[in-house]
RNA sequence: GCGCUGGUAGUGUAGUGGUUAUCACUGGAGCUUGCCAAGCUCCAAACCCGGGUUCAAUUCCCGGUCAGCGCACCA
Numbered sequence: 001g002c003g004c005u006g007g008u009a010g011u012g013u014a015g016u017g018g019u020u021a022u023c024a025c026u027g028g029a030g031c032u033u034g035c036c037a038a039g040c041u042c043c044a045a046a047c048c049c050g051g052g053u054u055c056a057a058u059u060c061c062c063g064g065u066c067a068g069c070g071c072a073c074c075a
Stems, first nucleotide, its partner, number of pairs: 001071007010025003018055001026044006048064005
């Protein structure tokens, strides 16, 4: 340099063209317990950036960027 795959709460992850985006961990509050842990309830926190298509895009398309993998180049 070329190609492929991917980017979603602080971390990991599911998912969809349509109301308020899933789950776990995490953090906060409460219940329970003699205390702690565990368990239960509630709450907080996210769609990489720009553009296009569409009534509507986190989802589809294009570009960018970052990450991983493969290939190529390398005095």
Molecule: transfer RNA
Organism: Candidatus Methanoliparum thermophilum